[in-house]
A computed fold for an 80-nucleotide RNA from a Deltaproteobacteria bacterium, annotated as c-di-GMP-I riboswitch aptamer.
The source organism's lineage runs through Bacteria, Pseudomonadati, Myxococcota and Myxococcia.
Its Rfam family is "c-di-GMP-I riboswitch aptamer". Rfam describes the family as follows. GEMM was predicted in a large-scale screen for bacterial structured RNA regulatory elements. Gene Ontology term of the family: cyclic-di-GMP binding.
Model confidence (mean pLDDT): 82 of 100.

RNA sequence: CUAUAAACAAGCCAAACCACAGGCGACUGUGGGACGGAAAGCCACGGGUCCGCUUAUGAGCGGACAGCCGGGUUCCCUGG
Numbered sequence: 001c002u003a004u005a006a007a008c009a010a011g012c013c014a015a016a017c018c019a020c021a022g023g024c025g026a027c028u029g030u031g032g033g034a035c036g037g038a039a040a041g042c043c044a045c046g047g048g049u050c051c052g053c054u055u056a057u058g059a060g061c062g063g064a065c066a067g068c069c070g071g072g073u074u075c076c077c078u079g080g
Base pairs, nucleotide, nucleotide: 001080002079003078012037013036017032018031019030020029021028022027035067041073042072043071045070046069047068048065049064050063051062052061053060054059
């Protein structure tokens, strides 16, 4: 630099659910907890889903989800 099918090592993250806190809400934060994950790190760029408001019911605006798919970017072991 590049590839990443399998195995190994050291670590990492943490679904559902529960508690507390924040939010109209989707949902988020912290703690507990592990269903899983090689990007389940990061970025709302395209699609999607969801929430709120408006609406001439066609849609528009604002937001949430990165653990829905794609894309961008960085990265451990390992191979070349």